[in-house]
Order: sequence, then C1' cells, then structure tokens
RNA sequence: GGGGGUGUAGCUCAGUUGGGAGAGCAUCUGCUUUGCACGCAGGGGGUCGCAGGUUCAACUCCUGUCAUCUCCA
Repeated sequence: GGGGGUGUAGCUCAGUUGGGAGAGCAUCUGCUUUGCACGCAGGGGGUCGCAGGUUCAACUCCUGUCAUCUCCA
C1' cells in the first nucleotide's frame, strides 16, 4: 500500500424485503429480611463509530473517513 471482517445502552450481543431501537447482565427505587444475599415489582440510561448522499422514510442502501482484528504484498 491492497482485500476482507467488526463498530448498536456501563458490559456481552440481537436487530437486512428500508417504516416499532431491543434482550441478558449491571445500575437506581420500592417490597421482602433484624441486616445482607436471593427473590418480586417498577424506573433511568443510546446523536446505532464519524461525515455526506439516495429516499416520503436509513442501524439497514451508496460514498468517504476513523478505530480495531485478519489476509496479501
């Protein structure tokens, strides 16, 4: 330098015929307990790596770019 993969909540990840952003764990509040843990109920938290484009509409399609993993040179 070239090819390919990955990037979504604090963590691990799901989410493709383009239309609702989600799960588990964690965290917060309450209940339960003498107290802790477990359990139960409820809540908060995301500019979907970044920028631009296409579209009525983009996590999803296109382009560029950044980070990381890998292959080739």